[in-house]
Context: one part of a larger RNA
RNA sequence: GAGUAACGAUAAUGGGGGUGAAAAACCCCCACGCCGGAAGACCAAGGUUUCCUGUCCCAUGCUAAUCAGGGCAGGGUAAGUCGGCCCCUAAGGCGAGGCAGAAAUGCGUAGUCGAUGGGAAACGGGUUAAUAUUCCCGUACUUGUAUAUUCAGUGAUGGAGGGACGGAGAAGGCUAAGCAAGCUUGGCGUUGGUAGUCCAAGUGAAAGUGAGUAGGAAGUGAGAUUAGGUAAAUCCGGUUUCACAAUUCCGAGACACGAGACGAUGCACCACGGUGCAGAAGUUGUUGAUGCCCUGCUUCCAGGAAAAGCUUCUAAACUUAUGAAUAUAUGAACCGUACCCCAAACCGACACAGGUGGUCAGGUAGAGAAUACUAAGGCGCUU
Repeated sequence: GAGUAACGAUAAUGGGGGUGAAAAACCCCCACGCCGGAAGACCAAGGUUUCCUGUCCCAUGCUAAUCAGGGCAGGGUAAGUCGGCCCCUAAGGCGAGGCAGAAAUGCGUAGUCGAUGGGAAACGGGUUAAUAUUCCCGUACUUGUAUAUUCAGUGAUGGAGGGACGGAGAAGGCUAAGCAAGCUUGGCGUUGGUAGUCCAAGUGAAAGUGAGUAGGAAGUGAGAUUAGGUAAAUCCGGUUUCACAAUUCCGAGACACGAGACGAUGCACCACGGUGCAGAAGUUGUUGAUGCCCUGCUUCCAGGAAAAGCUUCUAAACUUAUGAAUAUAUGAACCGUACCCCAAACCGACACAGGUGGUCAGGUAGAGAAUACUAAGGCGCUU
């Protein structure tokens, strides 16, 4: 220079009360403003205690601070069903023997790993200062093991089926959700109206079990035969005969139970933080998804993973075994689970106007996830 520039989005603050040494910024209340396909809610990745409570204010916070994602102390993450582990494989990795190489090592068979994919099963309500599909209540489901009963050819690392898949387009049936009316409870207003065609709030319910609907797909069953499926086969495939027009498979939703829960509000108590008790209505119509039926249907060419679980067939083998159904008993370990997650907690040296995959998607106007205003919810961006 200079007490100058700056104090990081122009979303915005004002009033009252409290605490305190001290309050523009902390807490409570009232009013105003901002976001609302987000500036709300929930996950993955990443972070790793930042979560909750008490206490403190040197430093951190672009100012102050009684406040804090700051210091100190204590507390907090509960699972057969969520995710991992587990079983299975993809790209790819490793790789016994093997091949190559002077060696180091490279390649690679059998195999073994490897999810971002396939594979059993849980929902609703309640509860904490902080966890909940994990605790509690209620109602379910799956899969092992053992025993009993009944009935049976059981059996794989092998065969077969299945799992099993692309893009686009269109229609139908539904549901979520909304809206309107009805119903229930409360209100009755100093100004035009206001005892009603008024105002406000509420009006809801899962998995599962039962019964296979709208709809979609395939002809189905029995017999004979058989150069194929590395051996075998009653299985699959090929050929063929007969019978029947229905049968089988897939399949939303609605309905019944589940359903004594929940529920506006009222009453009582209160350390004003809450606690306990009682508990109304709980229907109809309409709009209607990008969600479900649909891994469907139609169509197109560029022709759109694999393997296991699962079903079935036999080989070896076994016949005190093994398998199926039902019932009872018992098991389901270990790891993650707090909190942030378009952000002041992740990646950017910062409490940085940047970047960051997925899910949910109310109302009025609108073709719309545009845009404007707004609900729930969250904020007014730390001078």